[in-house]
RNA sequence: AUAUUGCCAUCUGGAGAGAGGUUACAUUUAGUAGCCCGCCGAAGGAGCAAGCCAGCGGUCAGGUCUGUCUGGUUAAACUCUCAGGAACAAGGGACAGGGGGAGAGGC
Numbered sequence: 001a002u003a004u005u006g007c008c009a010u011c012u013g014g015a016g017a018g019a020g021g022u023u024a025c026a027u028u029u030a031g032u033a034g035c036c037c038g039c040c041g042a043a044g045g046a047g048c049a050a051g052c053c054a055g056c057g058g059u060c061a062g063g064u065c066u067g068u069c070u071g072g073u074u075a076a077a078c079u080c081u082c083a084g085g086a087a088c089a090a091g092g093g094a095c096a097g098g099g100g101g102a103g104a105g106g107c
Base pairs, nucleotide, nucleotide: 007101008100010098011097012096013095018037020036021035022034023033024032025031039085040084044082045080046079047078051073052072053071054070055069056067057066058065
């Protein structure tokens, strides 16, 4: 000096699932809170595959090749459902798009 596939803020879009039972309080009721029975996955969190590496065993001229073996490393929109969530509205919302900002150190 440059600057993404990364970072920061903002605008836009953005799904799923009981109008359950019961108690109390309030009476707008599909309300608020506790408990119970069923549910959801897209805040956050947790788990793992192939592959690669090492060990062990076999094999080979040779770390060469190899394994329903052991351990390490390693993902997700998959899985779990701890947390969170549940008509409309509001709020949250992974992720996507728009226009900006910073600049090698921060966050």